[in-house]
Context: one part of a larger RNA
C1' cells in the first nucleotide's frame, strides 16, 4: 500500500447494488417450512330441495366438510461443516451395473375369488394408544388363462403380466427393446504438518470354490499358499470438508475456501434395517444412551445444523414480516391446492458505487477570536449584505414495466409533473522526524504521549487546552488477520 462476513471509538443526509452467528454440530417456548388426487374406492356431517309426519323426526335427491383404503410425492428443494488426510475432492480414463416419472418403437389389457380399513356394537387406558366381534368397495390383495424379440436351459424344454375410470375426447395398466437423464463401482495422477512417530498388517496379501449384490471385488464364508505395505516416509499423532474460486503480488509464489456454483459428509449421540426406481431417510420406523416435558406412577412425548424467534456464549451478526404476482418444484385431466424454495419488504454506514449539504458577487479587509516587536498580522471573500438555483429531502398530483387471455406480494413503489424555501443535511484524525501541516497558554521526568526513533526535570512546534494549519470526507481513526 491492498484486502476483510470484521469489531471498537467519535460522527452520521440520501439512493442503488451486495452482504449480515466466523463463537456453543450449545439448549430450545411458539408459529409456519410436504403435500395432493372424488376423473382409483366405499362411507358420508352441516346446508339446500322434494315427499311423508305421531311435529320428536323419517325417507329420497343435490352438495360435499372431517376422517379412511388406494396412487404419486415425501431420496427434490432448504440447512450445517461435526466427522473425514479418504478414490472424499480435482482431473483423466475404465467395465461388471441399475434407472420411477418423461420420450421413441413393438405386443397385450381375458376369466374369476377371498379379505382388510373406514363404519357399527362391545370394551381396556389418565393419556399416548388400543382390543374383540360383525359389515363393505376399489387402479389394494390373490388365483386361473395367455407368453415372446424376454428369463433360465442338461438344448429336450421350462417359466413370468395386466386395472380400470369416463362427460366417449382421452387418461391409465402389463411385458419387451432403445436412447436420454440420474446414480452405483474400479483405476492413473494431484491433494497439510510432524521421524522428539520406523516398522505396520491374520480377512491381513493372493488363489480355488461357494454365498451375496443392480453390479466387478475378501464384500462375506470354507479350504490352500505366505504373502502385502514401508526412508519415493508405511504405521501413528496432530490439523482440516474438497474444488471452481477469493485475496495479495510485475510475476513466480504466499495466504485463504464467507456470499454464488459443483461434489462430499451429517441431521440430539450410537446402532439397525423396513418401504421404495432411488434412503439405510433433517421435519419416517425400531433399539440403546444423555437431556427436556406430561402423568391418575401403570406409562407416555420430543429432537430448529429449515424460516423467523428465545436463552446462553461472544468484540460481534437482522423481522416470531408480505406473497405465491414472477421463476421453479410436488400432486391433479383440469380448475386448483401446497411450497419460510423463491420473489419481495423490514433492520444494520458492514462493504462497493453515485449524489448532496449550495452557486455568483461581496473589503468598511466589519465585529469577535488568536498572535504581536503594539506598527500590525491572521482567521478572511470567510461572514453579513446583494443576485440566483432547487439536485436530494419535504408536500401535492399523476403513475409504470415486470403479464402472453386473466392474475402484481413488491406498491400508490420507481419514474414524471407542480409548489415553497438556502431552506432539512459535516465530521474524523493528525501537525518533532519518518510524514503533508506552527504558534500561544497551562504543566514541570508530574500529569501524560508513543508505530519506530523517542518527548516531559520552568520558554515543550512531541503532554493538555486555545488559535491556526494539513489530510480524508458520510465517513474518519484504532485494533485484529492475510499478502
Nucleotide at each position: 500500500g491492498a484486502a476483510c462476513g470484521a469489531a471498537c471509538g467519535c460522527u452520521g443526509g440520501c439512493g442503488g447494488c451486495a452482504g449480515g452467528c466466523c463463537u456453543a454440530a450449545u439448549a430450545c417456548a411458539u408459529g409456519c417450512a410436504a403435500g395432493u388426487c372424488g376423473a382409483a374406492c366405499g362411507a358420508g356431517a352441516a346446508a339446500c330441495c322434494a315427499c311423508c309426519u305421531u311435529c320428536g323426526g323419517g325417507u329420497g335427491g343435490u352438495a360435499g366438510a372431517c376422517a379412511g383404503u388406494g396412487g404419486c410425492g415425501c431420496a427434490c428443494g432448504g440447512g450445517u461443516g461435526a466427522g473425514u488426510a479418504a478414490c472424499g475432492c480435482g482431473u483423466g480414463g475404465g467395465a461388471a451395473u441399475u434407472u420411477a416419472c418423461a420420450c421413441u418403437u413393438c405386443a397385450g389389457u381375458a376369466c374369476g375369488g377371498a379379505a382388510c380399513a373406514a363404519c357399527g356394537u362391545u370394551u381396556g387406558g389418565a393419556a399416548a394408544c388400543g382390543a374383540a366381534c360383525g359389515c363393505u368397495a376399489a387402479u389394494a390383495c390373490c388365483g386361473u388363462a395367455u407368453a415372446a424379440u424376454g428369463a433360465c436351459u442338461c438344448c429336450g424344454g421350462u417359466c413370468c403380466a395386466a386395472a380400470g375410470a369416463u362427460u366417449u375426447a382421452u387418461c391409465g395398466c402389463u411385458g419387451a427393446a432403445g436412447g436420454a437423464u440420474a446414480a452405483g463401482c474400479c483405476c492413473g495422477c494431484g491433494u497439510c504438518u510432524g521421524a522428539u512417530u520406523a516398522g505396520c498388517u491374520a480377512g491381513u496379501u493372493g488363489g480355488u470354490g461357494a454365498g451375496g449384490u443392480a453390479a466387478a471385488g475378501g464384500c462375506u464364508c470354507a479350504c490352500c499358499a505366505a504373502g502385502g505395505c514401508g526412508a519415493c516416509g508405511a504405521u501413528c499423532a496432530g490439523u482440516a470438508g474438497c474444488u471452481g474460486g477469493u485475496u495479495u503480488g510485475a510475476g513466480a509464489g504466499g495466504a485463504u475456501g464467507a456470499u454464488c456454483a459443483g461434489c462430499c459428509a451429517c441431521a440430539c449421540u450410537g446402532g439397525a434395517a423396513c418401504u421404495g426406481a432411488g434412503a439405510c431417510a433433517c421435519g419416517g420406523u425400531c433399539c440403546a444412551g444423555a437431556c427436556u416435558c406430561c402423568u391418575a406412577c401403570g406409562g407416555g412425548a420430543g429432537g430448529c445444523a429449515g424460516c423467523a424467534g428465545u436463552a446462553a456464549g461472544g468484540a460481534a451478526u437482522a423481522u416470531u414480516g408480505g406473497a405465491c404476482a414472477a421463476u421453479g418444484g410436488g400432486g391433479g385431466a383440469a380448475a386448483c391446492c401446497c411450497u419460510g424454495a423463491u420473489c419481495c419488504a423490514g433492520c444494520c454506514a458492514u462493504g462497493c458505487c453515485g449524489c448532496g449539504u449550495g452557486a455568483g458577487u461581496g473589503a468598511a479587509g466589519a465585529a469577535g477570536g488568536c498572535c504581536c516587536u503594539a506598527g500590525g498580522g491572521u482567521u478572511g471573500u470567510a461572514a453579513a449584505g446583494c443576485u440566483c438555483u432547487u439536485u436530494u429531502a419535504a408536500u401535492a398530483g399523476u403513475g409504470a414495466a415486470g403479464a402472453u387471455a386473466a392474475u402484481g406480494a413488491c406498491g400508490g413503489u420507481a419514474g414524471c409533473u407542480a409548489u415553497a424555501g438556502a431552506a432539512a443535511a459535516a465530521g474524523c484524525u493528525c501537525c518533532g522526524g519518518c510524514u503533508a501541516a506552527c504558534u500561544c497558554a497551562g504543566u514541570g521526568c508530574c500529569a501524560g504521549c508513543a508505530g519506530c526513533c523517542g518527548c516531559g526535570g520552568u520558554a515543550a512546534u512531541a503532554c493538555u487546552g486555545g488559535g491556526g494549519g494539513a489530510g480524508c470526507g458520510a465517513g474518519c481513526g484504532u485494533u485484529g488477520u492475510u499478502c